[in-house]
RNA sequence: AGAGUUUGAUCCUGGCUCAGGACGAACGCUGGCGGCGUGCUUAACACAUGCAAGUCGAACGAUGAAGCCGGAGCUUGCUCCGGUGGAUUAGUGGCGAACGGGUGAGUAACACGUGAGCAAUCUGCCCUUGACUCUGGGAUAACUGCGGGAAACUGUAGCUAAUACCGGAUACGACACCUUGGGGCAUCCCAGGGUGUGGAAAGAAUUUCGGUCAAGGAUGAGCUCGCGGCCUAUCAGCUAGUUGGUGAGGUAAUGGCUCACCAAGGCGACGACGGGUAGCCGGCCUGAGAGGGUGACCGGCCACACUGGAACUGAGACACGGUCCAGACUCCUACGGGAGGCAGCAGUGGGGAAUAUUGCACAAUGGGCGAAAGCCUGAUGCAGCAACGCCGCGUGAGGGAUGAAGGCCUUCGGGUUGUAAACCUCUUUUAGCAGGGAAGAAGCGAAAGUGACGGUACCUGCAGAAAAAGCACCGGCUAACUACGUGCCAGCAGCCGCGGUAAUACGUAGGGUGCAAGCGUUGUCCGGAAUUAUUGGGCGUAAAGAGCUCGUAGGCGGUUUGUCGCGUCUGCUGUGAAAACCUGAGGCUCAACCUCAGGCCUGCAGUGGGUACGGGCAAGCUAGAGUGCGGUAGGGGAGAUGGGAAUUCCUGGUGUAGCGGUGGAAUGCGCAGAUAUCAGGAGGAACACCAAUGGCGAAGGCACAUCUCUGGGCCGUAACUGACGCUGAGGAGCGAAAGCGUGGGGAGCGAACAGGAUUAGAUACCCUGGUAGUCCACGCCGUAAACGUUGGGCGCUAGAUGUGGGGACCAUUCCACGGUUUCCGUGUCGUAGCUAACGCAUUAAGCGCCCCGCCUGGGGAGUACGGCCGCAAGGCUAAAACUCAAAAGAAUUGACGGGGGCCCGCACAAGCGGCGGAGCAUGCGGAUUAAUUCGAUGCAACGCGAAGAACCUUACCAAGGCUUGACAUAUACCGGAAAAGCGUAGAAAUACGCUCCCCGUAAGGUCGGUAUACAGGUGCCGCAUGGCUGUCGUCAGCUCGUGCCGUGAGGUGUUGGGUUAAGUCCCGCAACGAGCGCAACCCCUAUCUUUAGUUGCCAGCACGUAAUGGUGGGAACUCUAAAGAAACUGCCGUCGUAAGACGUGAGGAAGGAGGGGAUGAUGUCAAGUCAUCAUGGCCUUUAUGCCCAGGGCUACACACGUGCUACAAUGGGCGCUACAAAGGGUUGCUACUUGGUAACAAGAUGCUAAUCUCAAAAAAGCGCUCUCAGUUCGGAUCGGAGUCUGCAACUCGACUCCGUGAAGCUGGAAUCGCUAGUAAUCGUAUAUCAGCAAUGAUACGGUGAAUACGUUCCCGGACCUUGCACACACCGCCCGUCAAGCCAUGGAAGUCGGGUGUACCUAAAGUCGGUAACCGCAAGGAGCCGCCUAGGGUAAAAUCGAUAACUGGGGCUAAGUCGUAACAAGGUAGCCGUA
Repeated sequence: AGAGUUUGAUCCUGGCUCAGGACGAACGCUGGCGGCGUGCUUAACACAUGCAAGUCGAACGAUGAAGCCGGAGCUUGCUCCGGUGGAUUAGUGGCGAACGGGUGAGUAACACGUGAGCAAUCUGCCCUUGACUCUGGGAUAACUGCGGGAAACUGUAGCUAAUACCGGAUACGACACCUUGGGGCAUCCCAGGGUGUGGAAAGAAUUUCGGUCAAGGAUGAGCUCGCGGCCUAUCAGCUAGUUGGUGAGGUAAUGGCUCACCAAGGCGACGACGGGUAGCCGGCCUGAGAGGGUGACCGGCCACACUGGAACUGAGACACGGUCCAGACUCCUACGGGAGGCAGCAGUGGGGAAUAUUGCACAAUGGGCGAAAGCCUGAUGCAGCAACGCCGCGUGAGGGAUGAAGGCCUUCGGGUUGUAAACCUCUUUUAGCAGGGAAGAAGCGAAAGUGACGGUACCUGCAGAAAAAGCACCGGCUAACUACGUGCCAGCAGCCGCGGUAAUACGUAGGGUGCAAGCGUUGUCCGGAAUUAUUGGGCGUAAAGAGCUCGUAGGCGGUUUGUCGCGUCUGCUGUGAAAACCUGAGGCUCAACCUCAGGCCUGCAGUGGGUACGGGCAAGCUAGAGUGCGGUAGGGGAGAUGGGAAUUCCUGGUGUAGCGGUGGAAUGCGCAGAUAUCAGGAGGAACACCAAUGGCGAAGGCACAUCUCUGGGCCGUAACUGACGCUGAGGAGCGAAAGCGUGGGGAGCGAACAGGAUUAGAUACCCUGGUAGUCCACGCCGUAAACGUUGGGCGCUAGAUGUGGGGACCAUUCCACGGUUUCCGUGUCGUAGCUAACGCAUUAAGCGCCCCGCCUGGGGAGUACGGCCGCAAGGCUAAAACUCAAAAGAAUUGACGGGGGCCCGCACAAGCGGCGGAGCAUGCGGAUUAAUUCGAUGCAACGCGAAGAACCUUACCAAGGCUUGACAUAUACCGGAAAAGCGUAGAAAUACGCUCCCCGUAAGGUCGGUAUACAGGUGCCGCAUGGCUGUCGUCAGCUCGUGCCGUGAGGUGUUGGGUUAAGUCCCGCAACGAGCGCAACCCCUAUCUUUAGUUGCCAGCACGUAAUGGUGGGAACUCUAAAGAAACUGCCGUCGUAAGACGUGAGGAAGGAGGGGAUGAUGUCAAGUCAUCAUGGCCUUUAUGCCCAGGGCUACACACGUGCUACAAUGGGCGCUACAAAGGGUUGCUACUUGGUAACAAGAUGCUAAUCUCAAAAAAGCGCUCUCAGUUCGGAUCGGAGUCUGCAACUCGACUCCGUGAAGCUGGAAUCGCUAGUAAUCGUAUAUCAGCAAUGAUACGGUGAAUACGUUCCCGGACCUUGCACACACCGCCCGUCAAGCCAUGGAAGUCGGGUGUACCUAAAGUCGGUAACCGCAAGGAGCCGCCUAGGGUAAAAUCGAUAACUGGGGCUAAGUCGUAACAAGGUAGCCGUA
C1' cells in the first nucleotide's frame, strides 16, 4: 500500500465483500510449565449460612476472677470469713459509625470536564497564636422488688455516679446598635471608640492527655457563573412561582428556596417544550492524521442502597450493614403480634452463550478507638479455580543413505514422505526425587519474641531423551496439489462461486502452507471507506439545481483617512491530579510487569506588547447600484371595439342518384331529393400569407386590426444620491394542460359511450356518430420530460461567421446603399482548458470569489403512518421491515430490425419440365416382433453409411458349444505330433477312431497341451479427443507488422469516389507495407503448327474381295500423344483523370474469366462420425469375448422423402434403315455355327486388348397399322411353364414364355430443378458383384429448346450507415393480471398492557406554625388543630406498544395460466403531467 465482484470486452459512477488491529468475550478441537494481570457485560432478580465497625475501665456507677495478707474450722491441705488486688464486662458517657467496600437503576442535569468567583459560606479530629479552666444544683440507666408478653420487647416502684444534664460569676476577642477614619468592581469591606448579650470538667505519683473562647492555617464540604460534549422538527411553540420587583420567613450561605402584595413578563429556529437513549471524565481501541467507536480493570467526580416519602442525631447524612411511615415480597407466631433487606466478602437459586473459594492472615500497607499495650478491619496482603489475556521457556542437539520398511502417487522408469526414522555420540531447561534455604522487619516490646504467603522463590545434587503438539487452511482474492469416493445428490461458501461421471472448490487419504500451547469460528468496534469528503466528494447525460420571481432573518461585501484593539500574531504567569502514552535509565536471569527522571497533556484563564488584514466607530470618495434627461424596438400585460377567409347549420333556386369513408369495406347520409352548385341568413371558435436559426417576457407563455391604460429592456448623456450592493432558510406572489365549483356559451374538434370493421380475441389502432370538455366571467387546484434535464450574482480567459436593436466615425453636394468601430441580445463553428466519455468552450460544463437548494447502491417508495393544505381529485413533507449483488452512465465490437442506402445470386419475375393424385421400387418414421442390429433428423437425415443382407456379410434374436480362448507377445514345463484324407455321432461347431509321421549335427524351430502374465469387446461417452467430413460458401472476405489516433475496449489501414465476378483495379486519404483468401500457375475441352505413325487413318499409286485399309505402300487428312502457338481490351471509335465501360466494330477457331473441372481463407454450428481407423477414461473377463446351424435386418393399419412407369396420337405396335462417346474383359469378354418362341444351352474362334470381344446404340429417318376408347394406352397383381447363378433361391434372387390386365384420362393447398450444348428427351458403359433387389449411384455421348421487361416483392448473402434495454446475440430480451408456497409490513370492529401529565377525593410518617385544661420546679413535653405531602381511589383525554376476524399492496421462489405493453420505426414512435 490494496484486491475481488456489474460487461462479449472497455472506461467511469456506485454499492457489496476480503486482507489489519482490538476484546471483561463465548463456542469447537486440542492442551507441558512458569510469571504478571483479568474474571455476572444478562435479572438494580430473590437470597439460606458465616463474616464485613467497633473501641475506650487513663470519663462513670456497678460487678468483683486469679494471686497476696490475716483469722477460724480442723480430716496439714482443703473449706469458710475479713482485707488487699484488680481480671472481666452488661449499662451511662466519649469518639467512630457520613471513611473504607459495592453497584450504575436513575440522571441530558452546573450531573460531569475545564476555567473563574463567594465582598454570600461552614469545617470534628490536626497545626500555629493568645486568653481562661471559678462556683453551685437536681436527675437518670445499670441495680433491686413487683408485673405484662409465645416472642420481640416492655410497664411500674425504689436507690445511685460521671468528661451525662441544668444554673450563677468573669470575659480581650465575637454578635447587635450608634459613631470616627481609610479602602473597594456594586451590594459593601477594614481599623478605632461607646452601650447591651453569652462559657469551662477532670484524671495521674511525674512526664502528660484533655476542656472553653477567639484569630489564623491546613483539609474537607456547600453555593454561583463562562465554555464544552447524544439522537429526534413525522416534537414548533413552551411557561402562573412562571419572569421581575417590594417586604417577610428560612438556610452555614446567595437566591421564588418559601409566602404576601404589585407588574406582565421569561424561553424559543444559535432548536425552547416534548420524546428516545445514556452515569460523566482521566483514559482505552482504531486511525498517517483529522476523526470514529467506547467508558471493563486502575484513578477522579456524581448518583443509588428492596420500592416511595420523611426527618432525627451530628462538624459532616436526609445515612448500604441507623430511625419513622406507606407499599410489594419473604420468614416466625401461642393468630394477639413481630422480624428482615448481600448493588460489602464468600456462597445459593434463577436468568444466560457466559464469568471463580461458603480459603489463609492482620506479617506488610492503610483505617477506627485508645495515653499505651492492644482490639477491630472479607479494606488490604496472599493463596485456590479458569489458556480469559499478555509475556517467557520447553517438547531435544549433532551425526546418520541401502535414500530401509510402510503409506501415497506413477508416464511403471521412478518420485515423494525423507536425515525424517532406525542406528551412533551428546545435553538435561521444565516436570520428577533428595539436601540446603531467603529478602520482604520499618516497628512494637523490659525481654523472650514476632511472616499469612511458605519449606515458597532461589541454590546444590541425582536419574534418564526420558513425561510433554496441536489446530486451521491448500479455486481466485491468499502462502500451499495430487489420488480415490460422490454425481446439481450428499454437501461447501467471506465475495465471486463450486457439485449434473475425469471436482486442485464436497468427503477421505497422502503431501504441502500458516500459526503454535494454542488454532479456528461467531459477535462487536475502528481501519481499508476520499462510501458524509474540515483535512478530503459531488449535482448537463451516472443519485443530485427548488417551475419562476420578489423578499425577511442570516451569510458575504467597493475605495481613502483616522481611531479602538473584538478576531488575529507574540512574550510571560497560573492551571491542565496521579496513573496511562513517548523518550532515557534502573529492578525481577530476559520479557510481560514494576520503579525513577524528563517529555507530553495540542486546552482554559490572566497579563505585557504589535496593528498589516478581517471587524466596530467616525469622516470622506465615485468606478458598484440607483435617479434624472434625450432617443428606440417589440405576438410584454389588461380592457373595449371592428374585420375578412373557412367549417357547420337554416331558408330559397338549379339539379339527380348516389354521397361519404377505407388497405379493402361496412355502419352512416340520400328519391320525404342528399353530395355538387348559386344566393341570402345565423352562430361559435381560430386568426392563412407576412413568418425567420426572428422579437418580447422572471418562468408558465405571447401572433388579425384599431383605441385606452400599463410593466420592463436597450442605447446615448453624465445633472443628482453616495455602497444605498449580492444571495436568500422560513414567507409571499405568479404558475401549461387536465381537473373542480357557480353562471353563461357551444361552430369545429372530441375522453366516456354507441355502432361498423380488423382480429384467435380487439373493452385498441381504422371508420361513422357523439356527451363532458375545449370558449367566456368569477373562484379553486399548484402539478408537467414546468428541460438548456445546466440555481443566482460578479470578475478574468484566442478567435471566425450569421442575425435582431441602438450609437459614433469614414465615404457621399444631400439621401439611400456601403465600409470601419462600439454597447446590448440571439445562433453556428472552433483554440487553450475541462470532462468517464459524449461533449462544453466569452450565452462555459474553463479559471476564481460569494450565497442558496439538492445527492450518498438497486428495489420496497416518492409508498405507509403522522402533520399541513385542498370542495374533491389530490398536493407538500416523508420512513422502516424485508430483499438483491448488483442497479446505472458513456463509449466499443458484433448480432439483430415488420430502419435506410447500395449490390449480388434460377432469389423473384419471364419461361420449360416436374413433385404433391395412381401403381410399383427404395429409404425413414411409427406401430409390431424373440429379433425386426446400429448410426444419420430443418436447410446441411430420409435411392444417406450400404460401389449390391438367400448362407457368409451380421454387429441382432432363440438354441447348442469353448474358456489363456478365433487372434498377438513372453516365460516355464510337458508331448510328438499337427495339418491332410477316410469313417462314425450330431443341425453344425465339435468329439472319437483309422491312415499318414516335419525340419535341423546340436541348441532349437514349426505345431499341440498345461500354467502365468494377458488376449478379446461393432460394449458406453463424438459433450474427454485425433483424423476425416458436411454447412454457411467458391460467398469475398479474414488478419498481421510498424506508424498514427483514443485513458481504454478499440479505431485507422479494410472507410470514401468510381470500377469489377472478386478487398479486382484506379483515384483520394495518417497511413505505409505484408499474409491467408480472389485471380493466375494445374487438368479436360474448342483452333492451328511441329514431331512421331501402330493396333489407329487411306488422299494419291498398286493388288485383292461378294463386301470390308483386307494387302503392298503412304505420312497428306481424321485420330492418337508429346511439345508449342494463340486472347492481352492488343487495335479502332465514343465516354472517362485513371481503372474501365460501351459497340450486332474489325480481325480471329475463340472476345472481354471462351466453356467445364480440381482447388474451399479466418471462422460458425459442443454440426456428423468412438460402427472405417486411432485414442483417454469407464465397464466386461466360463462373458458384453469366441465358434456353430437356424431365424431376423425383406414383416405392415398407417404417415413422409426420393425415384421409376404411366395416364397416350409430338403416341402405341410392326417392319426396314442410319449416326456415337466413354468404358470393361483370362475364375473373364466371347465372335461364328447349331438348338430353343425366349431366357439360355451345346460346339467352337479371337483377345492379357486403338488389333479380339461385350456391342444391338436409342431417340431420329422411311413405310404400314391403330383413331380417342380405360383403348392395340397403361402395365400392377395373380396363375402356369421354364432358364441361370449358387452347397442352398421356402421365408428371400434375377430373367424368359404363355395367360391375367388393377389403379390411373395430367393430379388440392403447397412445392422443386433449370439461363445453352443448358432444360427436356434418348439410349450406352462401369464400380460393387457367384447371382441379384440397379427404376439407385457414377460416367458417356445423341437430338436439342423457350425465356430473362426488370429488381417493387419472397429467400439467402456482401458492404456502408442508423437504432438498440440483445451478447446463449430476435428461436433475444421483457411487462402486468391470475393461480401456488414462504416472508416482513400497512389498515381494521375491538381486546390487553406500559409510562407521562391534568382535575377532584382521601391521606401515613414528618418538619413547620398555632394552642386553655394533662405532666414537669423549670427549660420543655404529651395531646389537639392547621398547611404541605408519599401512597391510594375516581374521571376524561392524549400517547406508546402487543394482539385481532377480515382486508391492502410489497418482496422472494429452474421449468404454471393469459396475453405481448416496452427495447428495432418493437410492428399505433416513446415518454411526462392530468382525467

Small-subunit ribosomal RNA from an uncultured bacterium, 1475 nucleotides, folded computationally. Its Rfam family is "Bacterial small subunit ribosomal RNA".